The RNA shown here (SAM riboswitch aptamer (S box leader)) has 101 nucleotides and comes from Macrococcus lamae. It matches the Rfam family "SAM riboswitch aptamer (S box leader)". Rfam links the family to the GO term regulation of gene expression. The prediction has a mean pLDDT of 83. RNAcentral holds the sequence, with entries from Rfam.
RNA sequence: CUCUUAUCAAGAGAGGUGGAGGGAUGUGCCCUUUGAAGCCCGGCAACCGUCGUCAGACAUGGUGCCAAUUCACAUGAAGCUUUUGCUUCAGAAGAUGAGAG
Numbered sequence: 001c002u003c004u005u006a007u008c009a010a011g012a013g014a015g016g017u018g019g020a021g022g023g024a025u026g027u028g029c030c031c032u033u034u035g036a037a038g039c040c041c042g043g044c045a046a047c048c049g050u051c052g053u054c055a056g057a058c059a060u061g062g063u064g065c066c067a068a069u070u071c072a073c074a075u076g077a078a079g080c081u082u083u084u085g086c087u088u089c090a091g092a093a094g095a096u097g098a099g100a101g
Stems, first nucleotide, its partner, number of pairs: 001101008013041001015040003021031003025074004042066003046063003049058003070093001075090006
């Protein structure tokens, strides 16, 4: 990097450092000097794992995560509405785990 598969409505600091950016992409809309990203510490517990009275527990191990539903929409169908959208379902894209190449 590609493929398969499961999940994406829950959870997580008023700490230190750092200094301007961040929320994948586009559009929108947000967060941010009342301090962004990154790093350290701290925390959460989704998957693997361990334990188990098979409900759940643990955070010692491997990943992951810690604004907003995956922030909303991006394609299609149905319904409503009427000139603009709204709702529902499915999908695409993306993220994470596990497995395979």